[in-house]
Molecule: Glycine riboswitch aptamer
Organism: soil metagenome
């Protein structure tokens, strides 16, 4: 890597514009999550050890917060 199944968290928040009057589009506002990418080892873990390294740890740049979508990850498949 293809196909199929499963797959978690966190406001259907508030405010103003538009509008084809639709919980729809734009824009701020505030909280909030971590599992796409990404960054980072400051702490606590692993890699016997560490000034080196990683992650499912830390950031929360991006992404995300009703369902769908989309998900890292795990099963089976070729």
């Nucleotide at each position: 890597a293809u196909g199929c199944g499963g797959g978690a968290g966190a406001g259907a928040u508030c405010c103003g514009g538009c509008u084809a009057c639709g919980g729809g589009c734009c824009g701020g506002a505030c909280g909030c999550c971590g599992a796409a990418g990404g960054c980072g080892c400051a702490a606590a873990u692993c890699c016997g050890c560490c000034c080196g390294g990683a992650a499912a740890c830390g950031c929360u740049c991006a992404g995300g917060c009703a369902a769908a979508a989309g998900g890292a990850c795990c099963g089976c498949u070729u």